RNA sequence: CAGGUCGGCCAGGUGAUCGCAGUCGCAGGCAAAUACCUGCAAUUGAGGAAAGUCCGCACUCCACAGAGCACGGUGCCGGGUAACACUCGGAGGGAAGUAAUUUCCUGGAUCGGGCCACAGAAACAGGUAGCCACCCCAUCCGGGGUUGGUGAUAGUGAAAAGGUGGUGUAAGAGACCACCGGCGCGGGUGGUAACAUCCGCGGCCAGGCAACCCUCACCGGGAGCAAGGCCAAGCAGGAGCAAGGAACUGCUCGUUCCAUUUUAAGCUCCGGGUAGGCUGCAUAGAUAGAUGAUCACCCUCGACAGAAUGCGGCUUAUCGGCCGGCCUGGGGU
Repeated sequence: CAGGUCGGCCAGGUGAUCGCAGUCGCAGGCAAAUACCUGCAAUUGAGGAAAGUCCGCACUCCACAGAGCACGGUGCCGGGUAACACUCGGAGGGAAGUAAUUUCCUGGAUCGGGCCACAGAAACAGGUAGCCACCCCAUCCGGGGUUGGUGAUAGUGAAAAGGUGGUGUAAGAGACCACCGGCGCGGGUGGUAACAUCCGCGGCCAGGCAACCCUCACCGGGAGCAAGGCCAAGCAGGAGCAAGGAACUGCUCGUUCCAUUUUAAGCUCCGGGUAGGCUGCAUAGAUAGAUGAUCACCCUCGACAGAAUGCGGCUUAUCGGCCGGCCUGGGGU
């Protein structure tokens, strides 16, 4: 210098003018005011994903003796966290890359069931070719079998009974032996652990799939801010009031209002509660939803995209740029 890889950050900038929404202050409408409206000034006003609504919580209401079943979720180990299916680090196995690095999988396959395309005789205990024995025909080669042995050799397949060599045998075979590999049991060492490694013993050696059922351990009540809480016109309902009733006011007085003419179709009170309002609601924040527009200059010429209860994650979309670690290749001193 070029290419790559991992992590972090930015997401056009500055200025002017006009506008929108929230908050606070002042003034006016308005005699008073905390409310409402208007004006002025100050100040604040989208994102790294605000998105998908996929996980985990907070919050709220409803339900709830305890236990079990069912259903659903999670699943190597350790840490972090309010919690998680998130995240950090680690373990075992696989894949890509020269490498840095990235990525996938992970309780259990001796409870049991199910499945394993095509090919193949057979996909789990089978006998196609072959080999061997026996029998029959022929008896020179050879041919055959409702027989038995074999899993060595060949063939099929992603996968076919641990591998190599030997002993053995009619032919063969962990049948036996040596070495190697695996598994199980016992023990040592290192590690918090997953696990690694070493020693001994046992021929124990009959595949895979649990993201098929199943099984083991642990976890899980439901609905969601249109949750929910408060206030409360009108209508309907209930109660009181014929000389009083009601409010100020807990009581007395007083004042005021209503009624005292076939008026009560009136007045007053009560509970639930509709419309509506307030809250829930946030150092952006409403309930028709603000966060914008124009101009000037500059640059690398600007992507994906916009809140609606809040928070932590994941996933997806995204022009371009900056910084740092590391790897590979080339060059110079």